The RNA shown here (transfer RNA) has 72 nucleotides and comes from Spiromyces aspiralis.
RNA sequence: GGGGAUAUAGUAUAAAUGGUAGUAUAUAGGUAUUGCAAACCUAAGGAAAGAGUUCAAUUCUCUUUAUCUCCA
Numbered sequence: 001g002g003g004g005a006u007a008u009a010g011u012a013u014a015a016a017u018g019g020u021a022g023u024a025u026a027u028a029g030g031u032a033u034u035g036c037a038a039a040c041c042u043a044a045g046g047a048a049a050g051a052g053u054u055c056a057a058u059u060c061u062c063u064u065u066a067u068c069u070c071c072a
Stems, first nucleotide, its partner, number of pairs: 001071007010025004019055001027043005048064005
């Protein structure tokens, strides 16, 4: 320099034909306990950035960024 893959909650990770984004864990509150832990209930917290197509984009297209990988 060229090709390819990935980017989702604090962390790990899934789903979908384009149609309200889940799970586990962590965090906060509550129940319960003499108290703590475990358990149970509840809550908050998310689609790398920009543009385009579309009634509607995390998903499709283009560009960029970061990481990984292959070739030279």
Annotation:
It matches the Rfam family "tRNA". From the family's description: Transfer RNA (tRNA) molecules are approximately 80 nucleotides in length. Lineage of the source: Eukaryota > Kickxellomycota > Kickxellomycetes > Kickxellaceae > Spiromyces.